[in-house]
RNA sequence: CGUACGAAAUGGCAAAAUGACCGAAAGGUGAUGACGCAAAACUAGAGGGGCUAAAGUGAUAUACAAGGCUAGCCAGUUACCGAA
Numbered sequence: 001c002g003u004a005c006g007a008a009a010u011g012g013c014a015a016a017a018u019g020a021c022c023g024a025a026a027g028g029u030g031a032u033g034a035c036g037c038a039a040a041a042c043u044a045g046a047g048g049g050g051c052u053a054a055a056g057u058g059a060u061a062u063a064c065a066a067g068g069c070u071a072g073c074c075a076g077u078u079a080c081c082g083a084a
Base pairs, nucleotide, nucleotide: 005082006081012037013036017032018031020029021028022027035072041077042076043075047074048073049070050069051068056064057063
C1' cells in the first nucleotide's frame, strides 16, 4: 500500500409513530423522532425478489395487468477510519 475484516476515534444516515404536502394506490418529500446501519452512499433504462393496481383487458372475480414504487430484501458500483 492492497484485499478481507470491524475494535477505537471523528463525523454521517435515520425505522416505527405523529401531523403537513404530493399520489388512484404502493409509496415519496420535508418537520419532529431514534429502531437500527461500516456503505442505511449511488444505481430501478443491464439482474433476481417484493409491493401497489391507474391506464388497459375482462365482465363481477376487488380476476389479470407496470410505463408506478421499493437500494433499510439480495445484487452491482464507488468510498471514510485503522486495533486485532
Record summary: Predicted 3D model of an 84-nucleotide RNA (c-di-GMP-I riboswitch aptamer) from Neobacillus niacini NBRC 15566. The coordinates come from a structure-prediction model, not an experiment, and the mean pLDDT is 85. The model forms 89% of the base pairs in the Rfam consensus.